[in-house]
Context: one part of a larger RNA
RNA sequence: GAACGAACGCUGGCGGCAGGCCUAACACAUGCAAGUCGAGCGCAUCCUUCGGGAUGAGCGGCGGACGGGUUAGUAACGCGUGGGAAUCUACCCAGUAGUGGGGGACAACUUGGGGAAACUCAAGCUAAUACCGCAUACGCCCUACGGGGGAAAGCGGGGGACCUUCGGGCCUCACGCUACUGGAUGAGCCCAUGUCAGAUUAGAUAGUUGGUAGGGUAAUGGCCUACCAUGGCGACGAUCUCUAGCUGGUCUGAGAGGAUGAUCAGCCACACUGGGACUGAGACACGGCCCAGACUCCUACGGGAGGCAGCAGUGGGGAAUAUUGCACAAUGGGCGCAAGCCUGAUGCAGCCAUGCCGCGUGUGUGAAGAAGGCUUUCGGGUUGUAAAGCACUUUCAGUGGGGAGGAACAGGUAGCGGUUAAUAACCGUUACCCUUGACGUUACCCACAGAAGAAGCACCGGCUAACUCCGUGCCAGCAGCCGCGGUAAUACGGAGGGUGCGAGCGUUAAUC
Numbered sequence: 001g002a003a004c005g006a007a008c009g010c011u012g013g014c015g016g017c018a019g020g021c022c023u024a025a026c027a028c029a030u031g032c033a034a035g036u037c038g039a040g041c042g043c044a045u046c047c048u049u050c051g052g053g054a055u056g057a058g059c060g061g062c063g064g065a066c067g068g069g070u071u072a073g074u075a076a077c078g079c080g081u082g083g084g085a086a087u088c089u090a091c092c093c094a095g096u097a098g099u100g101g102g103g104g105a106c107a108a109c110u111u112g113g114g115g116a117a118a119c120u121c122a123a124g125c126u127a128a129u130a131c132c133g134c135a136u137a138c139g140c141c142c143u144a145c146g147g148g149g150g151a152a153a154g155c156g157g158g159g160g161a162c163c164u165u166c167g168g169g170c171c172u173c174a175c176g177c178u179a180c181u182g183g184a185u186g187a188g189c190c191c192a193u194g195u196c197a198g199a200u201u202a203g204a205u206a207g208u209u210g211g212u213a214g215g216g217u218a219a220u221g222g223c224c225u226a227c228c229a230u231g232g233c234g235a236c237g238a239u240c241u242c243u244a245g246c247u248g249g250u251c252u253g254a255g256a257g258g259a260u261g262a263u264c265a266g267c268c269a270c271a272c273u274g275g276g277a278c279u280g281a282g283a284c285a286c287g288g289c290c291c292a293g294a295c296u297c298c299u300a301c302g303g304g305a306g307g308c309a310g311c312a313g314u315g316g317g318g319a320a321u322a323u324u325g326c327a328c329a330a331u332g333g334g335c336g337c338a339a340g341c342c343u344g345a346u347g348c349a350g351c352c353a354u355g356c357c358g359c360g361u362g363u364g365u366g367a368a369g370a371a372g373g374c375u376u377u378c379g380g381g382u383u384g385u386a387a388a389g390c391a392c393u394u395u396c397a398g399u400g401g402g403g404a405g406g407a408a409c410a411g412g413u414a415g416c417g418g419u420u421a422a423u424a425a426c427c428g429u430u431a432c433c434c435u436u437g438a439c440g441u442u443a444c445c446c447a448c449a450g451a452a453g454a455a456g457c458a459c460c461g462g463c464u465a466a467c468u469c470c471g472u473g474c475c476a477g478c479a480g481c482c483g484c485g486g487u488a489a490u491a492c493g494g495a496g497g498g499u500g501c502g503a504g505c506g507u508u509a510a511u512c
Base pairs, nucleotide, nucleotide: 001512002511006508007507008506009505010504013359014358015357016356017355018354019352020351021317026315027314028313030312031311032310035062036061037060040059041058043056044055045054046053047052069270070269078195079194080193081192082191083190084189087187088186092183093182094181095180096179097178098177099176100134102132103131109124110123111122112121113120114119140149141148142147154175156173157172158171159170162169163168197241198240203233205231209229210228211227212226213225214224215223245267246266247265248264249260250259251258252257272293273292274291275290276289295306296305297304298303323349325348326347327346331345332343333342334341335340362392363391364390365389372383373382374381375380396453398448399447400446401445402444406439411433412432413431414430415429416428417427418426456501457500458499459498460497461482462481463480467496468495469494470493471492477484478483
């Protein structure tokens, strides 16, 4: 000098953009943070224009493995870079082939019982895109190549003939379902290489290192088991110990390098502590389950409930870090044919000079060089064009009015195209209409009034820009280093003056 997730002291007008528990991965009151689908299914209640609609718990499907948080652990294939082969991949895209015919249950519900509660037991009834056989099998799997095995589900819209038990069949469209192939995306695994310190850590290792056979996995593999062999690592630092999430980056520096890993982005790990599996395409799962432990709460003492390292917020710790806000309008995500619903992701607002940037606190004129202050050699000098006065301006703030953009959608009508037996329905597209904004009293523009509302902080011995007076008298005090202070202190305290920076200025901590 630069820089900061800063703090402290004094001071403080406005705006834009960013940032905001670095400490106790300490404990948490309260609210919200993951639901959705009635176009899969039955039941109950309510409304009804009798067409239907709404709500509730339940069965069922998809999603709760994303998004969000934190850095405790980890010196490791964890991360970075570059390669690899023995794998899986829901939803999505392309393609091929199908979607036939049956059955038995379990919730909800009803009845009865237990319990303080959480909840739970028994009997009976019932539906399905829930479950299970049968049939079929292009491709798929196994094979000793003879053969063997394996699937599905419907629901909704529209409709001219024909049939009808008036439910519909039948045709068609959309969304589904099953099997297989390829893609895309995501993930698992292996290797090379790089990745802190300590030798006052020198030896360490028996599933250890390799092989055979098996098990296990989506998959390779001592991943696991049995048997066989005794290997594999290490002074190019094994093992042990300390510390630490890694990276893109960030800061500094001419660079080399050094330091660092807040915000943003990628990857890993974790979710009260430890362990475990279940479900599933995917988890060994933050707001799922089970067991153990610590802690907190309820209890009728028999037994139960909980997990903010989600967003706010509370206590505590600390030098120190914000609102128990608004909205789904936009972007994105989940579900849904859709309308839509949910979304503390996100978009915004609030607080804080925490940082960076911009603007303002007036402009011109004005010498009687006013008064006052300070100083003086008492003549004066200085504050100082500074003020007053005169003439102007009105940024920003204030008041009133106008007013974009963020809005694309969705919905309706009409035309065209696709599909179809069809002018219906559906899909696509074009035009018109209508409509959706949390922010928001938006940005921006206009008008009004009046210099009106807006300057401090540190320093002045040298380094280092800036000097005198008074007080004090090795005292009180200052100090980054050298050093000042013991009666004329430019170094302490005050004042006047000056210098520097300026809505900031200084100090402190840590970094280059």
Predicted 3D model of a 512-nucleotide part of an RNA (small-subunit ribosomal RNA, 5' domain) from an uncultured prokaryote.
It matches the Rfam family "Bacterial small subunit ribosomal RNA". Gene Ontology terms of the family: ribosome and structural constituent of ribosome.
The full RNA is in RNAcentral, with records from ENA.